[in-house]
Notes
RNAcentral holds the sequence, with entries from ENA. A computed fold for a 353-nucleotide RNA from a Chloroflexota bacterium, annotated as Bacterial RNase P class A. The model forms 95% of the base pairs in the Rfam consensus. Its mean pLDDT, the model's own confidence on a scale to 100, is 75. The gene name in the source record is rnpB.
RNA sequence: CCAGGAGGACGGGCGGCCGCCUCGGCGUUUGCCGGGGAGGAAAGUCCGAGCUCCACCGGGCAGGGUGCUGGGUAACGCCCAGGCGCGGCGACGCGACGGAAAGUGCCACAGAGACGAGACCGCCCCGAUUCGUCGGGGUAAGGGUGAAACGGUGCGGUAAGAGCGCACCAGCGGCCGGGCGACCGGCCGGCUGGGCAAACCCCACCCGGAGCAAGACCAUGUAGGAGGGCCAGGGGCGCCCGGCUCGCCCUCGGGUUGGUCGCUAGAGGCCUCGAGCAAUCGGGGUCCCAGAUGGAUGGCCGCCGUCCCGACACGUCGGGAUACAGAACUCGGCUUACAGUCCGCCUGGCUGC
Numbered sequence: 001c002c003a004g005g006a007g008g009a010c011g012g013g014c015g016g017c018c019g020c021c022u023c024g025g026c027g028u029u030u031g032c033c034g035g036g037g038a039g040g041a042a043a044g045u046c047c048g049a050g051c052u053c054c055a056c057c058g059g060g061c062a063g064g065g066u067g068c069u070g071g072g073u074a075a076c077g078c079c080c081a082g083g084c085g086c087g088g089c090g091a092c093g094c095g096a097c098g099g100a101a102a103g104u105g106c107c108a109c110a111g112a113g114a115c116g117a118g119a120c121c122g123c124c125c126c127g128a129u130u131c132g133u134c135g136g137g138g139u140a141a142g143g144g145u146g147a148a149a150c151g152g153u154g155c156g157g158u159a160a161g162a163g164c165g166c167a168c169c170a171g172c173g174g175c176c177g178g179g180c181g182a183c184c185g186g187c188c189g190g191c192u193g194g195g196c197a198a199a200c201c202c203c204a205c206c207c208g209g210a211g212c213a214a215g216a217c218c219a220u221g222u223a224g225g226a227g228g229g230c231c232a233g234g235g236g237c238g239c240c241c242g243g244c245u246c247g248c249c250c251u252c253g254g255g256u257u258g259g260u261c262g263c264u265a266g267a268g269g270c271c272u273c274g275a276g277c278a279a280u281c282g283g284g285g286u287c288c289c290a291g292a293u294g295g296a297u298g299g300c301c302g303c304c305g306u307c308c309c310g311a312c313a314c315g316u317c318g319g320g321a322u323a324c325a326g327a328a329c330u331c332g333g334c335u336u337a338c339a340g341u342c343c344g345c346c347u348g349g350c351u352g353c
Stems, first nucleotide, its partner, number of pairs: 001349005007343004012304007020037007039324001043335002046333005051211004057242004063207005068082005083097001084095004098202002103200002105196003120143002122139007151169006170192001172189007215261004225252006234246004268287008305322007
């Protein structure tokens, strides 16, 4: 310098005028002064929590979710670290990644044969022969089909062959060693058919429902009701069993759409020290940082910045662009959108000293 990988941060600045929401003070009758006023995603509402109300007696069953190991956390389907598999020369990326010797089931098409099986071509032996082939047997190395053909490659062996024998490799089992563990390494053995659990299932762990229009209070109401069904059996608690409880269920009719609280100080931000590979945790200091409710956070002007294009007298000049988006109870994540930048780190290649 070129090509890449993986993180973090920013995402316009200054000034003037006119406005909006909110808090405090003064003033007292609608003003004045001062403080604060969108985001990294406020978004999608996909997970997990806090908070609130409702439900909740026990046991069993059913149902749903998660799924390598260890750690982190209030919790998670999130994060960190590690293992294994796959991809990449590499930095690195991706992975529904528990169990197929508990049981059941499935493996399309093609093919001779696909869950418990197989001989179409071929090869070899024997017999027959009208020399074209035919019949019987052996075999599974080679060809062919397929996603997958019953371990793979090579040597020996054989009539031809075959784990039939041997070596290496893969798988399975046992032993030893390392690691908390997933797993890894070594030795030995008999020679050995697979795949699918995003099929049922098994195992381990977790799991009430609804959501701030939650919910509470005040105010309002010519309202404080009417009709029907079931009645000692009936209804409710998801189902069943036991148990408990009670009037229960359905329909119609009337009022409010105002105000206050919830409501913003929090698993909080910044700085710093310590523990840890890290996620994260602990200590100290410091700061207060939107709370609307038809819903504020805006408009206009001037100067500058950044990027792109075109001129150029290398001083500048002209034109264009300046993203995605936008709070509504609050947090932790994930995912998606994003003009243009900045900062270090790592990998591969080329070149110079």